[in-house]
Context: one part of a larger RNA
Molecule: small-subunit ribosomal RNA, 5' domain
Organism: uncultured bacterium
RNA sequence: GGAUGAACGCUAGCGACAGGCUUAACACAUGCAAGUCGAGGGGCAGCGGGGUGUAGCAAUGCGCCGCCGGCGACCGGCGCACGGGUGAGUAACGCGUAUGCAACUUGCCUAUCAGAGGGGGAUAACCCGGCGAAAGUCGGACUAAACCCGCGUACAUGCCACCGGGGCAUCCCGGAGGCAGGAAAGGCUUCGGCCGGACAGGGAUGGGCAUGCGGCGCAUUAGGCAGUAGGCGGGGUAACGGCCCACCUAACCGACGAUGCGUAGGGGUUCUGAGAGGAAGGUCCCCCACACUGGUACUGAGACACGGACCAGACUCCUACGGGAGGCAGCAGUGAGGAAUAUUGGUCAAUGGUCGGGAGACUGAACCAGCCAAGCCGCGUGAGGGAGAAAGGUACAGAGUAUCGUAAACCUCUUUUGUCAGGGAACAAAGACUGGGACGCGUCCCCGGAUGAGUGUACCUGAAGAAAAAGCAUCGGCUAACUCCGUGCCAGCAGCCGCGGUAAUACGGAGGAUGCGAGCGUUAUCC
Numbered sequence: 001g002g003a004u005g006a007a008c009g010c011u012a013g014c015g016a017c018a019g020g021c022u023u024a025a026c027a028c029a030u031g032c033a034a035g036u037c038g039a040g041g042g043g044c045a046g047c048g049g050g051g052u053g054u055a056g057c058a059a060u061g062c063g064c065c066g067c068c069g070g071c072g073a074c075c076g077g078c079g080c081a082c083g084g085g086u087g088a089g090u091a092a093c094g095c096g097u098a099u100g101c102a103a104c105u106u107g108c109c110u111a112u113c114a115g116a117g118g119g120g121g122a123u124a125a126c127c128c129g130g131c132g133a134a135a136g137u138c139g140g141a142c143u144a145a146a147c148c149c150g151c152g153u154a155c156a157u158g159c160c161a162c163c164g165g166g167g168c169a170u171c172c173c174g175g176a177g178g179c180a181g182g183a184a185a186g187g188c189u190u191c192g193g194c195c196g197g198a199c200a201g202g203g204a205u206g207g208g209c210a211u212g213c214g215g216c217g218c219a220u221u222a223g224g225c226a227g228u229a230g231g232c233g234g235g236g237u238a239a240c241g242g243c244c245c246a247c248c249u250a251a252c253c254g255a256c257g258a259u260g261c262g263u264a265g266g267g268g269u270u271c272u273g274a275g276a277g278g279a280a281g282g283u284c285c286c287c288c289a290c291a292c293u294g295g296u297a298c299u300g301a302g303a304c305a306c307g308g309a310c311c312a313g314a315c316u317c318c319u320a321c322g323g324g325a326g327g328c329a330g331c332a333g334u335g336a337g338g339a340a341u342a343u344u345g346g347u348c349a350a351u352g353g354u355c356g357g358g359a360g361a362c363u364g365a366a367c368c369a370g371c372c373a374a375g376c377c378g379c380g381u382g383a384g385g386g387a388g389a390a391a392g393g394u395a396c397a398g399a400g401u402a403u404c405g406u407a408a409a410c411c412u413c414u415u416u417u418g419u420c421a422g423g424g425a426a427c428a429a430a431g432a433c434u435g436g437g438a439c440g441c442g443u444c445c446c447c448g449g450a451u452g453a454g455u456g457u458a459c460c461u462g463a464a465g466a467a468a469a470a471g472c473a474u475c476g477g478c479u480a481a482c483u484c485c486g487u488g489c490c491a492g493c494a495g496c497c498g499c500g501g502u503a504a505u506a507c508g509g510a511g512g513a514u515g516c517g518a519g520c521g522u523u524a525u526c527c
Base pairs, nucleotide, nucleotide: 001527002526003525004524006523007522008521009520010519013379014378015377017375019372020371021337026335027334028333030332031331032330035078036077037076040075041074043071044070047069048068049067050065051064052063053062054061055060085290086289087288095214096213097212098211099210100209101208104207105206109203110202112200117151119149120148121147127140128139129138130137131136157180158179159178160177162175163174164173165172166171186195187194188193216262217261218260223253224252228250229249230248231247233245234244235243265287266286267285268284269280270279271278272277292313293312294311295310296309315326316325317324318323343369345368346367347366351365352363353362354361355360382413383412384411385410392404393403394402395401396400417468419463420462421461422460423459427454433448435446436445437444438443439442471516472515473514474513475512476497477496478495482511483510484509485508486507492499493498
């Protein structure tokens, strides 16, 4: 000198763009953050409509009927493994890079092939009854489905034996034969069709596994290791493998640093530097790990699952003392810790996600707004004229001169920003709807019209008016900038050298000056 997720002191006009718990992975009140589908199902608790009975002149009240729109709870499907947070752990194939899988998987999507025949069963809701303070739970009876289970058929798959091709050792690919052997679901319809369900082998995407190389401190850590190293056989897995097991062998790693201890999420990148290098990993993107602490599996295409389950533990809360409930490292917010870090805001308008045929619903993702000079950039706080030069302050070679200083006053202008008034966007085109058209008949095109949280915001125009807008640090040398007064090794300053003991350009004040400027200094850290 540069840099920072900074903090502190003094000061502070505006805007745009980025940023905002680095500490206690400490504890959390409250609200919200994952639902959706009635075009899968049985139904009808509530709402609206209709029908009907009854009371009433009527309004209306009471009751019945799922008939219609719909729909709480329930069964079922898909989603909840994404998105969002954090950096505790991890020195590891966790990450980066380059390969391999002849050792694997992949819901939704895409294209292909063929098929959907015929049966059976249970259970929730509802009803009845019981236990419990509650959380909840148990029993009985009934019932549906795209729920569950057989049968038939089917190209998977396994075994037997055959042929052809290829490779990389175990082998891989293709063809034909025999035996065994695994499927399915319907719904809506304007009858044109649409949405689904099942097997198979492809594609795409996502994932799993293995390997070479790379990235840290200590040798005042030198030996480590028994499933340890390898093999045969098995189990398990989507799959390879001591991953696990029985048996056999006695190996294996290590000064090219094993093992141990300490520290740490990794990378793209960021800062600095001419570079080589050094340092860092906040925001954004990719990967990993975690979700009160530890463990376990279930469901599922995918989890050993942040807002799922079970067990154990610590903590908090409720309790009728028998027993229960909870998990903000989601968004806000609270306490605590700390030098220190924001609103218990608005909207699904856009982008995206889930579900749905769609309308749409949900979405603290996202988009916006609020707070903060905490950063970077831009703008302003006026411009021109105006005296041998007012008053006043300060200094001195002291009746005077110098300086603040064209500075002010005064004159002439301008109006950015701010204030007031008027106008006023873009972000919104698509899907869906209405009408029309094309063809490859379920896709596309055209016309119309609807939809804005931010927001009466940005921006534009006009009006008045220099009006409402400058500070901070320094002035001995390094280092740009000097005098006076006070103090008298005192009070104090200080980054280093060093100042201060009676003429201090170094302390404190004043005048003046220098530097930067809505900031300026100090502190901390890195180069």